[in-house]
Context: one part of a larger RNA
RNA sequence: GGAUUAACGCUAGCGGCAGGCAUAAUACAUGCAAGUUGAACGAGAUUAGUUUUAGCAAUAGAACUAGUUUAGUGGCGCACGGGUGCGUAACGCGUAUGCAACCUACCUUAAACAGGGGAAUAGCCUCUCGAAAGAGAGAUUAAUACCGCAUAACAUAUAUUUAGAGCAUUCUAGAUAUAUCAAACCUACGGGGGUUUAAGAUGGGCAUGCGUGACAUUAGCUAGUUGGUGAGGUAACGGCUCACCAAGGCAACGAUGUCUAGGGGGUCUGAGAGGAUGUCCCCCCACACUGGUACUGAGACACGGACCAGACUCCUACGGGAGGCAGCAGUAGGGAAUAUUGGUCAAUGGAGGCAACUCUGAACCAGCCAUGCCGCGUGCAGGACUAAGGCCCUAUGGGUCGUAAACUGCUUUUGAAUGGGAAGAAAUGUAUCUACGUGUAGAUAUUUGACGGUACCAUUAGAAUAAGGAUCGGCUAACUUCGUGCCAGCAGCCGCGGUAAUACGAAGGAUCCAAGCGUUGUCC
Numbered sequence: 001g002g003a004u005u006a007a008c009g010c011u012a013g014c015g016g017c018a019g020g021c022a023u024a025a026u027a028c029a030u031g032c033a034a035g036u037u038g039a040a041c042g043a044g045a046u047u048a049g050u051u052u053u054a055g056c057a058a059u060a061g062a063a064c065u066a067g068u069u070u071a072g073u074g075g076c077g078c079a080c081g082g083g084u085g086c087g088u089a090a091c092g093c094g095u096a097u098g099c100a101a102c103c104u105a106c107c108u109u110a111a112a113c114a115g116g117g118g119a120a121u122a123g124c125c126u127c128u129c130g131a132a133a134g135a136g137a138g139a140u141u142a143a144u145a146c147c148g149c150a151u152a153a154c155a156u157a158u159a160u161u162u163a164g165a166g167c168a169u170u171c172u173a174g175a176u177a178u179a180u181c182a183a184a185c186c187u188a189c190g191g192g193g194g195u196u197u198a199a200g201a202u203g204g205g206c207a208u209g210c211g212u213g214a215c216a217u218u219a220g221c222u223a224g225u226u227g228g229u230g231a232g233g234u235a236a237c238g239g240c241u242c243a244c245c246a247a248g249g250c251a252a253c254g255a256u257g258u259c260u261a262g263g264g265g266g267u268c269u270g271a272g273a274g275g276a277u278g279u280c281c282c283c284c285c286a287c288a289c290u291g292g293u294a295c296u297g298a299g300a301c302a303c304g305g306a307c308c309a310g311a312c313u314c315c316u317a318c319g320g321g322a323g324g325c326a327g328c329a330g331u332a333g334g335g336a337a338u339a340u341u342g343g344u345c346a347a348u349g350g351a352g353g354c355a356a357c358u359c360u361g362a363a364c365c366a367g368c369c370a371u372g373c374c375g376c377g378u379g380c381a382g383g384a385c386u387a388a389g390g391c392c393c394u395a396u397g398g399g400u401c402g403u404a405a406a407c408u409g410c411u412u413u414u415g416a417a418u419g420g421g422a423a424g425a426a427a428u429g430u431a432u433c434u435a436c437g438u439g440u441a442g443a444u445a446u447u448u449g450a451c452g453g454u455a456c457c458a459u460u461a462g463a464a465u466a467a468g469g470a471u472c473g474g475c476u477a478a479c480u481u482c483g484u485g486c487c488a489g490c491a492g493c494c495g496c497g498g499u500a501a502u503a504c505g506a507a508g509g510a511u512c513c514a515a516g517c518g519u520u521g522u523c524c
Stems, first nucleotide, its partner, number of pairs: 001524004006520005013376006019369002021334001026332003030329003035076003040073002043070012083287003092212008102204002107200007115149001117147002125138005155180011185192002213259003220250003225247008262284004266277004289310005312323004340366001342365003348362001349360004379410004389401005416460005424451001429446008468513005473494003479508005489496002
């Protein structure tokens, strides 16, 4: 000099953009953060209408039609999105490759298929137990839930065999024989959905070369350890696991151990080489009170799922139960220090759904904070009698603040008041039409805005609403007076102060920055 997720002191008008718990991965009150689907299914409730039974009627019951709705079964989602950086010095990350060693729901394309049966179970109802959480018994019911039988190959497995290829283990294509495996319906009749197979796309898994802290005041480490055979297991190769056999494997080019640490793109600085660093944003990884485990599933060993144990907190009728903010707000605590218990799904994206739509603390917005960057303003012009006043000098006159003020004229950014007022939004939906590929595409009209009466524009009045901080001995831009008298105090270094202090305190003046200015910490 530059920089910062900064803090503290004094001060403070506005706007835009960005950023905002670095410490205790400490503990958490409350609310919200993941649901959806009636075009899969049975049942209950309810609205309107129609029919019918009883009844003088009111009305009540039953059935049907069209809706609305509740919990439940089923499906899909809940493995994403969001948070944090504990652990990890590692194939964790980065980079370049390989899989002839693999998987992939939803999506796209292509082909084929969808026959016929069965047994239950929630829910509803009755009863019982319990303070509650909840649990149990009995009867009964449906499905695209569950289970057999059939059919099936271009699927899988085995055996035989042919051709070709390669990079060794092998791979690709074909032929024959045997064995095995499916399915689901709903509908508004337009469609939606289901099963098997092949290919694609997407996403992932694994492996390898190279790169990726400190310490030798850590020198030896290793027994599933290193390799082989076989088996098991996995989506897949593999000591991944197991039995047996062999005795290997790593290391001074630093093994092992200890400490520290998420990695990268990047960021700051620097002419560069480097040094420091990893906040926001993007990618990857890891974690979800602590430890362990598996289930379901295409995918988890699962933040707002399950089970077990532990610590902690809460409820209790003392028998037993409930919980997990490192999601968004918010609370306590810690700390020098870090914000609202806000709005909306209008847009983008996501889940479910035929769709309407529902959900979405993702996201978009708003609030607070000078934390940073950028921009704007706090007036402009004239004005000498150099006013008053302050300060300094004094030869009694002068200098300076100072065009500064007053005063005159003008302007109105911002602020105030009044009025107007967006873009972001074309999709979906509704209505009409067009084409041929007949359910899609296109066209026209109309509807949809949290922010927000915001941005922006116009009018009205008026200089009106708006300047501080540090410094002035040298480095280093900027000097005098008074007070004090090695005292009080200053200080980044040199140093200053003991009676003339440009260095302390105050005043006048000046300098540098400016809605900021200084101080401290940290990095180059």